[in-house]
RNA sequence: AUCGUCUAGCGGUUAGGACGCCGGCCUUUCACGCCGGAAACACGGGUUCGAUUCCCGUUGGGG
Numbered sequence: 001a002u003c004g005u006c007u008a009g010c011g012g013u014u015a016g017g018a019c020g021c022c023g024g025c026c027u028u029u030c031a032c033g034c035c036g037g038a039a040a041c042a043c044g045g046g047u048u049c050g051a052u053u054c055c056c057g058u059u060g061g062g063g
C1' cells in the first nucleotide's frame, strides 16, 4: 500500500470527501450549474466477541 487518481478514517461507520466517469434536470446544442449513481481496504496467517485499524510473514512501491 483504501474506488480510475488524490486522499480521510481513536477496534464496533452503510469505509467518507475531492477530481474523474455514467445517468437525469437545465440549455437550440455544448460548457457551467444542480440532483443522483457505479466504483476501494495488496496477499497469507495470528490476537480479539468483533480487525481497514493491533501483531507476524509475503509481495510490490517510495525514502
Base pairs, nucleotide, nucleotide: 001059004019005018006017007016012049021037022036023035024034025033042058043057044056045055046054
The prediction has a mean pLDDT of 84.
The RNA shown here (transfer RNA) has 63 nucleotides and comes from a marine eukaryotic metagenome.
The sequence is in RNAcentral, with records from MGnify.
Rfam family: tRNA. By type it is a transfer RNA.